The prediction has a mean pLDDT of 81.
A computed fold for a 113-nucleotide RNA from a Chitinophagaceae bacterium, annotated as SAM riboswitch aptamer (S box leader).
[in-house]
């Protein structure tokens, strides 16, 4: 990178360096930054996908396989707004917009390749 599978309306800092970007395909919007953007660096925190433990159920009674509970050393993510919001498809209400659902796209974990 491709493919599978689960999640994404919650959470969660400060300091140093740096010197204009940046909000993660592309457009449109809107938002944030000189009271300092992106990136790196030290230190925290958040969460709980791998991982670890107890219980439960199936069952071939196991070093399996699923739920629910912790737990936070490890391996990894994250630390503004809902994934910031819309495009795109179907429904409702109805003045060219609103509201609900999915898709499509992204993002992070596991497997696999």
């Nucleotide at each position: 990178c491709a493919c599978u599978u689960a999640u994404c309306a919650a959470g969660a800092a400060a300091g140093g360096u740096g010197g204009a970007g940046g909000g993660u395909a592309a457009u449109g919007g809107c938002c944030c930054u000189a009271a300092g953007a992106a990136a790196c660096c030290u230190u925290g925190g958040c969460a709980a996908c791998c991982u670890c433990c107890u219980u439960u159920u199936a069952u071939a009674c196991a070093u399996u396989a699923a739920a629910a509970g912790g737990a936070a050393a490890g391996g990894u993510g994250c630390u503004a707004a809902u994934u910031c919001c819309a495009u795109c498809a179907c429904g409702c209400c109805g003045g060219c917009g609103g509201c609900g659902u999915g898709a499509c796209a992204g993002a992070u974990a596991a497997g696999c390749c």